[in-house]
Model confidence (mean pLDDT): 76 of 100. A computed fold for a 373-nucleotide RNA from a Gemmatimonadales bacterium, annotated as Bacterial RNase P class A. The sequence is in RNAcentral, with records from ENA. The source organism's lineage runs through Bacteria, Pseudomonadati, Gemmatimonadota, Gemmatimonadia and Gemmatimonadales. It is recorded under the gene name rnpB.
């Protein structure tokens, strides 16, 4: 340099100014509100709402069934189905990538097409033997039998490969590999290595049912709580007749009555909770920096900082200078001019993850190849 592979950082460029918007604070004002060179004001995914938690309310003696999810080992973590490291398998020349990766002698089920045969196997072409028929012979034909080495089908063919053996063959016999059992060694473990025994008996699918092991109560900030116009039920209290004071309300006076209770009505209070308001609400498994422990995920200590909280829902516009990119002028640089600085998207209880979407810029580790020093 080229190709590859694995990551990291940034994300309407930076700084300043003017105006505007949401929140907080301070000052003025009885209040409505106003003022302030005051402070803060979207994202890496705020998204999908797929996992795991905090928080809140409800339920809850214990056990089981059903259901859902998870499934190699160890570590990390508040926790996880996440992350890190390791093992094993597959892919790649390598860097590296991918893997729901317990059980197929508990049982059931399935294995398309092709093929002779797809699971207590089977014989299409072959190969071999036998007698018979034909032919001088080589050989040919059908018949009976043996075989599974070779061909062919298939995703998969009842161990693989080599040798012996045989009429041809075959774990029929032997070595190695695989498989099963057992013992020893290494490793925390998954697992790896080795010795001995077994002649093979055991196809695949569990992301089909199922079995085994483990985990799981439900609903969610429209959770939930407080204040409280209106209003229903319910509870408590008071009042109630007549006449007069011009009418009405209150009040007072007088008169009448069994005037004490109940019913009823009216008023008041409680209660209740709608509209509305407030809390929950953002200081947190927090951000940043340094040191230490650990291969790493991550953890510990110290320092320092406060970083949106709306409820029809704010986060924008313009200007100046600089930066970056493109185009043009110039023979080039410098310089000058013009244009552009995009994509996905946008908080609404909060965290930890995963996944998905995304125009572009910058940087790093590693692998391979070629050339040079």
């Nucleotide at each position: 340099c080229u190709g590859g592979c694995c990551g990291u950082g940034c994300g309407c460029g930076a700084u300043g100014g003017u105006c505007g918007c949401g929140g907080c604070c301070g000052c003025c004002g009885c209040a409505a509100g106003g003022c302030g060179c005051g402070c803060c004001g979207a994202g890496g995914a705020a998204a999908g709402u797929c996992c795991g938690a905090g928080c809140u309310c409800c339920a809850c003696c214990g056990g089981g069934u059903a259901g859902a999810c998870u499934g190699c080992c160890a570590g990390g973590u508040a926790a996880c189905g996440c992350c890190u490291g390791g093992g094993c398998g597959c892919c790649g020349a390598a860097a590296g990538g991918c893997g729901a990766c317990g059980g197929a002698c508990a049982g059931g089920g399935c294995c398309a097409c092709a093929g002779a045969a797809a699971a207590c196997a089977g014989a299409c072409c072959g190969c071999c033997c036998g007698a018979c028929g034909g032919g001088c012979a080589a050989c040919c034909g059908g018949c009976g039998g043996g075989u599974a080495a070779g061909g062919g089908u298939g995703a998969a063919a009842c161990g693989g490969c080599g040798g012996g053996g045989u009429a041809a063959g075959a774990g029929c016999c032997c070595a190695c590999c695989g498989c099963g059992g057992u013992c020893c060694c290494g490793g925390u473990a998954a697992c790896g290595g080795g010795g001995c025994c077994g002649g093979c008996a055991c196809g695949g699918c569990a992301a089909c049912c199922c079995c085994c092991a483990g985990u799981c109560g439900g609903a969610g900030c429209a959770a939930g709580g407080c204040c409280a116009a209106a209003u229903a039920a319910g509870c408590g209290g008071c009042u109630u007749g007549g006449u007069g004071c011009g009418a009405c309300c209150c009040g007072c006076a007088c008169c009448g009555a069994c005037a004490g209770c109940a019913c009823a009505a009216g008023c008041c209070g409680c209660g209740g909770g709608u509209a509305g308001g407030c809390c929950g609400c953002u200081c947190g498994a927090g951000a940043c920096g340094g040191c230490c422990g650990g291969u790493a995920a991550c953890g510990g200590c110290c320092g320092c900082c406060c970083c949106a909280g709306a409820c029809a829902g704010a986060u924008g516009a313009c200007c100046a200078u600089c930066c970056c990119g493109g185009c043009g002028g110039c023979a080039c640089c410098c310089c000058c001019g013009c244009c552009g600085g995009a994509a996905c998207a946008g908080a609404a209880c909060u965290c930890g993850g995963c996944u998905u979407a995304c125009g572009g810029c910058a940087c790093g580790a590693c692998c391979a190849g070629c050339a040079g020093c």